The part of an RNA shown here (small-subunit ribosomal RNA, 5' domain) has 571 nucleotides and comes from a metagenome. Rfam family: Eukaryotic small subunit ribosomal RNA. Gene Ontology terms of the family: ribosome and structural constituent of ribosome. A reference for the family is Yusupov et al. (2001), "Crystal structure of the ribosome at 5.5 A resolution", Science. RNAcentral holds the full RNA, with entries from SILVA. The prediction has a mean pLDDT of 80.
Context: one part of a larger RNA
RNA sequence: UAUGCUUGUCUCAAAGAUUAAGCCAUGCAUGUCUAAGUGUAAACAAAUUUCACUGUGAAACUGCGAAUGGCUCAUUAAAUCAGUUAUAGUUUAUUUGAUGAUACCUUACUACAUGGAUAACUGUGGUAAUUCUAGAGCUAAUACAUGCCUUGAAAGCCCGGCUUGCUGGGUGCAUUUAUUAGAUAAAAAACCAAUGCGGUUCGCCGCUCGCUGGUGAUUCAUAAUAACUUCCCGAAUCGUAUGGCCUUGCGCCGACGAUGCUUCAUUCAAAUAUCUGCCCUAUCAAAUUGUUGGUACAGUAGUGGUCUACCAAGUUGACAACGGGUAACGGGGAAUAAGGGUUCGAUUCCGGAGAGGGAGCCUGAGAAACGGCUACCACAUCCAAGGAAGGCAGCAGGCGCGCAAAUUACCCAAUGCCGACACGGCGAGGUAGUGACAAUACAUAACGAUGCUCGGCUCUUUUGGGUCGUGCAAUUGGAAUGAGCUAGAUUUAAAUCCACAAACGAGGAACAAUUGGAGGGCAAGUCUGGUGCCAGCAGCCGCGGUAAUUCCAGCUCCAAUAGCGUAUAUU
Numbered sequence: 001u002a003u004g005c006u007u008g009u010c011u012c013a014a015a016g017a018u019u020a021a022g023c024c025a026u027g028c029a030u031g032u033c034u035a036a037g038u039g040u041a042a043a044c045a046a047a048u049u050u051c052a053c054u055g056u057g058a059a060a061c062u063g064c065g066a067a068u069g070g071c072u073c074a075u076u077a078a079a080u081c082a083g084u085u086a087u088a089g090u091u092u093a094u095u096u097g098a099u100g101a102u103a104c105c106u107u108a109c110u111a112c113a114u115g116g117a118u119a120a121c122u123g124u125g126g127u128a129a130u131u132c133u134a135g136a137g138c139u140a141a142u143a144c145a146u147g148c149c150u151u152g153a154a155a156g157c158c159c160g161g162c163u164u165g166c167u168g169g170g171u172g173c174a175u176u177u178a179u180u181a182g183a184u185a186a187a188a189a190a191c192c193a194a195u196g197c198g199g200u201u202c203g204c205c206g207c208u209c210g211c212u213g214g215u216g217a218u219u220c221a222u223a224a225u226a227a228c229u230u231c232c233c234g235a236a237u238c239g240u241a242u243g244g245c246c247u248u249g250c251g252c253c254g255a256c257g258a259u260g261c262u263u264c265a266u267u268c269a270a271a272u273a274u275c276u277g278c279c280c281u282a283u284c285a286a287a288u289u290g291u292u293g294g295u296a297c298a299g300u301a302g303u304g305g306u307c308u309a310c311c312a313a314g315u316u317g318a319c320a321a322c323g324g325g326u327a328a329c330g331g332g333g334a335a336u337a338a339g340g341g342u343u344c345g346a347u348u349c350c351g352g353a354g355a356g357g358g359a360g361c362c363u364g365a366g367a368a369a370c371g372g373c374u375a376c377c378a379c380a381u382c383c384a385a386g387g388a389a390g391g392c393a394g395c396a397g398g399c400g401c402g403c404a405a406a407u408u409a410c411c412c413a414a415u416g417c418c419g420a421c422a423c424g425g426c427g428a429g430g431u432a433g434u435g436a437c438a439a440u441a442c443a444u445a446a447c448g449a450u451g452c453u454c455g456g457c458u459c460u461u462u463u464g465g466g467u468c469g470u471g472c473a474a475u476u477g478g479a480a481u482g483a484g485c486u487a488g489a490u491u492u493a494a495a496u497c498c499a500c501a502a503a504c505g506a507g508g509a510a511c512a513a514u515u516g517g518a519g520g521g522c523a524a525g526u527c528u529g530g531u532g533c534c535a536g537c538a539g540c541c542g543c544g545g546u547a548a549u550u551c552c553a554g555c556u557c558c559a560a561u562a563g564c565g566u567a568u569a570u571u
Stems, first nucleotide, its partner, number of pairs: 001567005008442002011439001015434001016401001022399003026396003031064002037061002043056002062420001071354003081277003085273003090270002096265003100261001110236001114145002121137002124134003156171007172233001174229001176227006196207004213220001235259001237258004243253003246249001279325003286316003291313006298306001329351003333344004356377002359374003379390001381388002407432001409431003415428001416426003447477002450473003454469006484504001486501001488500001514560005519541002525555001527554004536543002
């Protein structure tokens, strides 16, 4: 693990891995909205006294998520994986913290705010058919585009021009290339030049002589210059309050948030790489040509024969390479147990791989995604025969396979995750149902009286009495209790169960314990009937041929006990 017989209660609980990573009808398993992107719904609701916009809000556009989760173990043997060390060899939506003066090149120009679409909607349609869509008519933006002002400077820096102090050009961030800086072991003296301070006998003397982060280590951080660019970004966005200042002008200045953008860090990660470690096999002894190394290009987020070109001829192997097998995903772990070991690990945690088989790709921060797409192969569904649609190794459920495995249930209340989100969703997950996979605690009776038997101790009128017990009884007595059943409350999302609890609920014919055995090993019968080397038993030795301790039965007894037997694997 399967199976046979049996089965009362409580808690707990594995469960289509083994065989077919075989095939699947149906339903569900991923969606999402706040004061705060977009509402003229010809949807609903109110109020009024005049309001352009008010409230709820279907649909749809936009944004985000759908790369998590869940399932399975087919592949895979230095691969995965584990421990270890790296990224100075890289990417990173989100979170959190920082960050942003420079756009115009020119003279009547929108900056109180620019442009053109499109869905929903209306209406006309096509097809047998689909989450198919065409034509026409509208209308939005934080969708898609375009694009100023505020901005005045002052100064500096770099190149020119020369009238040696005024003229011209450039100067945000990001991208690409090149160049430069990014210093520094210790001490003394002398000399030259400049600067400032102090003292001066005006000869000079004394002091100062500067800035440069980090690492074990960089072509690092950072800064500068020259150019480069299908010129990225530097807010034409939304909500709530509406206030202050007078020079009353479509004046100026304003708060708290939301969303979004650039760069740096952070977080969540990811991807590569270093060292060491794996089962059987020699009826596998040689293997290898992108193979091993170098230079350069390409490719990549990035290192790297990853790829291409050229050059060299290497690299691994009896310390088992290479090949083959595995009823092989790896590990944490499990069983066994003096120690050492041996066997197992599909399975709830971590990592990997995969979605019928291969391959390719779009979108995106992230996928070589399959509850995304495109082909091919194998299956297979609907059809009006023209075409169309598909992927349960998600949860249920069905067929098949088999020794072998549960309900087409309820719920988002808990734990969490996702979303524009306090509000929605989630077969993740929880809750019931099935469930003798395992595991836990336990009922099936307890106590008298009477009778009988027996045993101590004691009294001695041994035929016995007293006292204290043991066992057996078709005698008898009241007490106790849960199995069950059930008001109620509790439990719970709602229930169930448990725990709590009124009422009912025990006398043998129940509310009745079984499974295997009784020759030995091995605890327990030389009891009875049947059978007669037959039927059968028996793990092994053996039993059975007419007195069977072993078969079939009855009785009695033994072992374990709500469990026990059998088969198989393993220690």